[in-house]
RNA sequence: AGGGGCGUCGUUCAAUGGUAGGACAUGGGUCUCCAAAAUCCAGAAUGCGGGUUCGAUUCCUGCCGCCCCUG
Numbered sequence: 001a002g003g004g005g006c007g008u009c010g011u012u013c014a015a016u017g018g019u020a021g022g023a024c025a026u027g028g029g030u031c032u033c034c035a036a037a038a039u040c041c042a043g044a045a046u047g048c049g050g051g052u053u054c055g056a057u058u059c060c061u062g063c064c065g066c067c068c069c070u071g
Base pairs, nucleotide, nucleotide: 001070002069003068004067005066006065007064010024011023012022013021018054026042027041028040029039030038047063048062049061050060051059
């Protein structure tokens, strides 16, 4: 320099164009003499812009970041 892939709660993974969910973690209850375990509840996210669409995590596009391949 060229080509390809990925970007979603703190972490790791989902999500046919139609209210973004799960697990772990975190916080608070229940239980216990106290803890642990178990169980219930809660908070928390679509990298940044633009476009298409009635409606975008999803489709298109620019940028940014990461990874892989070629030279």

This is a predicted structure of a 71-nucleotide RNA (transfer RNA) from candidate division Kazan bacterium GW2011_GWA1_50_15.
Rfam family: tRNA. From the family's description: Transfer RNA (tRNA) molecules are approximately 80 nucleotides in length.